[in-house]
Molecule: FMN riboswitch aptamer (RFN element)
Organism: Lactiplantibacillus fabifermentans
RNA sequence: CGAUUUCUUCGGGGCAGGGUGUAAUUCCCGACCGACGGUAACAAUGCCUAGCAUUGAAGUCCGUGACCCGCGUGCGUGCGGCUGAUCCAGUGAGAGUCUGGAACCGACUGUAAAGUCAGGAUGGGAGAAGAAAGUA
Numbered sequence: 001c002g003a004u005u006u007c008u009u010c011g012g013g014g015c016a017g018g019g020u021g022u023a024a025u026u027c028c029c030g031a032c033c034g035a036c037g038g039u040a041a042c043a044a045u046g047c048c049u050a051g052c053a054u055u056g057a058a059g060u061c062c063g064u065g066a067c068c069c070g071c072g073u074g075c076g077u078g079c080g081g082c083u084g085a086u087c088c089a090g091u092g093a094g095a096g097u098c099u100g101g102a103a104c105c106g107a108c109u110g111u112a113a114a115g116u117c118a119g120g121a122u123g124g125g126a127g128a129a130g131a132a133a134g135u136a
Base pairs, nucleotide, nucleotide: 004133005132006131007130008129009128010127017029018028019027031116032115033106034105035064036063037062038061042056043055044054045053046052047051059104060103068081069080070079071078086102087101088100089099090098108119109118110117
């Protein structure tokens, strides 16, 4: 330094303002939000020098998780399934990631029809950090 095991901690954001109405953060105008890992022609910093290193960088590119469905299970939970959305222009050797513009998407239950309210959930969770054990 790497594999493995155990434990601990952490681990999701968002309707301002207005319209209609008996009633809507649900409809309408408008506003706002973007979990985790990967990838990186970008950015910053450092080295030194012209290429390396480190860090950061995608809601809609690849994959994961929550919800839901099926099977199994005494419980814990395991296995399988399902699982949303992007184009155009520019630059360039090359754009799914850069720059500019315009779009689009968002489980279930409840309720005046909900990505944003309430609820299952003081739950679960991809995973992140740390500690210890221990082997080649």